[in-house]
RNA sequence: GCACGGUUAGCUCAGUUGGUAGAGCACUCCCUUGACGUGGGAGGGGUCGCAGAUUCGAGUUCUGCAUCGUGCA
Numbered sequence: 001g002c003a004c005g006g007u008u009a010g011c012u013c014a015g016u017u018g019g020u021a022g023a024g025c026a027c028u029c030c031c032u033u034g035a036c037g038u039g040g041g042a043g044g045g046g047u048c049g050c051a052g053a054u055u056c057g058a059g060u061u062c063u064g065c066a067u068c069g070u071g072c073a
Base pairs, nucleotide, nucleotide: 001072002071003070004069005068006067007066010025011024012023013022019056027043028042029041030040031039049065050064051063052062053061
């Protein structure tokens, strides 16, 4: 330099055909316990890497950039 893949909650990851984003763990509170843990319930937490384009509407499509990984040279 070229090709491919990844970037979504604190962490690990889903997200189907474009229709206003979720799970598990963690965190807070409540119930349960003599207490802790386990178990059950509720809740908080997101500029979907950045910028732009297309669209009535973009995590999803397109372009550029950044970053991480793999391969080739």
A computed fold for a 73-nucleotide RNA from a Minisyncoccota bacterium, annotated as transfer RNA.
Its Rfam family is "tRNA". By type it is a transfer RNA.